RNA sequence: GACCCUGUAGUUCAACGGAUAGAACAGGAGCCUUCUAAGCUCCGGAUCCGGGUUCGAUUCCUGGCAGGGUCG
Numbered sequence: 001g002a003c004c005c006u007g008u009a010g011u012u013c014a015a016c017g018g019a020u021a022g023a024a025c026a027g028g029a030g031c032c033u034u035c036u037a038a039g040c041u042c043c044g045g046a047u048c049c050g051g052g053u054u055c056g057a058u059u060c061c062u063g064g065c066a067g068g069g070u071c072g
Stems, first nucleotide, its partner, number of pairs: 001071007010025004018055001027043005048064005
């Protein structure tokens, strides 16, 4: 340099173009317990950036950025 893949909570992952973007773990609060752990209930937290298509974009197209891979 060329091509391919990926980018969503703190972390690991979901989401036929249409739901209030969801789950687990982690974090906070409460219950329980003599205390802790475990268990139960609740709470907060995210779509890499710009443009386009569309009635509607996490999803499709495009330009960047970042990470990974193959080739040279």